Background:
A computed fold for a 268-nucleotide RNA from a Solirubrobacterales bacterium, annotated as Bacterial large signal recognition particle RNA. Its mean pLDDT, the model's own confidence on a scale to 100, is 79. Of the family's consensus pairs, 93% are formed in the model.

RNA sequence: CCGUGCUAGGCGGGGACGUAGCGGAGCCCUGAACCCGCAAUCCGCUCUAGCGGGGCCGAAUUCCCCUCUGAGGGGCUUCGCCCCCGGUCGCUCCGCUGGCUGGAGCGUCGAUGGCUCGGGUCCCGCGCGGUGUCGGCUCGUGAACCAGGUCAGGUCCGGAAGGAAGCAGCCUUAAGCGAGGACCGCCAAGCGCAGCGGGAGCACCCGGACCGGAGCUCUGACCGGCGAGCGCGAUCGGUGGGCCGGAUUCUCGACGAGGGGUGCACGG
Numbered sequence: 001c002c003g004u005g006c007u008a009g010g011c012g013g014g015g016a017c018g019u020a021g022c023g024g025a026g027c028c029c030u031g032a033a034c035c036c037g038c039a040a041u042c043c044g045c046u047c048u049a050g051c052g053g054g055g056c057c058g059a060a061u062u063c064c065c066c067u068c069u070g071a072g073g074g075g076c077u078u079c080g081c082c083c084c085c086g087g088u089c090g091c092u093c094c095g096c097u098g099g100c101u102g103g104a105g106c107g108u109c110g111a112u113g114g115c116u117c118g119g120g121u122c123c124c125g126c127g128c129g130g131u132g133u134c135g136g137c138u139c140g141u142g143a144a145c146c147a148g149g150u151c152a153g154g155u156c157c158g159g160a161a162g163g164a165a166g167c168a169g170c171c172u173u174a175a176g177c178g179a180g181g182a183c184c185g186c187c188a189a190g191c192g193c194a195g196c197g198g199g200a201g202c203a204c205c206c207g208g209a210c211c212g213g214a215g216c217u218c219u220g221a222c223c224g225g226c227g228a229g230c231g232c233g234a235u236c237g238g239u240g241g242g243c244c245g246g247a248u249u250c251u252c253g254a255c256g257a258g259g260g261g262u263g264c265a266c267g268g
Stems, first nucleotide, its partner, number of pairs: 001268006009057003012030004020046005034054005063261006072252004077247003080243004084238008094227006101220006113211002116208006122199005127193003131188002134185003137180005147172004155164003
């Protein structure tokens, strides 16, 4: 140096999460590198850490270490945008109110107001109507025997003629059951009222008489004040959320590149 056989070892890796910690499995990134079973109310282990069973490669392009690169993930801080919550200010709209100024209508054929009378709104009773329950009423159904009528058959009395009781059936009904538009009645009440009567009586409305003697009502513009919430705008605060937003930094880090290291036996 070559060949043969074996052993160590390898047959994916990483991130966050989870865990006392380590893996698996699930999610994500990368890559393309065995199979079966266990496993998110987790499964299996114990410091280089999946467990159980089987298979392939095998000391090198495949193992180990160092350096570089770097997909991707995570953290802190900070900036930007949007949303959420709260405060403040302003504006629109709305309500109340003050000032000023227009328009329309009514008014000495008497306004606002005052006094008084009557009526209404309010409460109670009666009455009437409506509504509702029940009943009457109508129709239907409805009794083996202890309802009626008629009673085949059969039974009884009789010498006979004739009588008697009477089941089934049929008919009609009682209690009951069912259905009812109209009519009648009892009862009822958070139904109604140009009805009658009584009550209450601040207030409000309508009408009359009297007093009194000039206002009353509606509506618009402008300038203000106070207020309520919703809409819009601005600003301050909160750290609450979103934009796999941006920046610096920290951390883990696949694939890849370079360098280095590493067995045993036999034979040639």
It matches the Rfam family "Bacterial large signal recognition particle RNA". Rfam describes the family as follows. The signal recognition particle (SRP) is a universally conserved ribonucleoprotein involved in the co-translational targeting of proteins to membranes. It was read from a public genome assembly, where an Rfam model found it. Taxonomically the source falls in Solirubrobacterales (Bacteria, Bacillati, Actinomycetota, Thermoleophilia).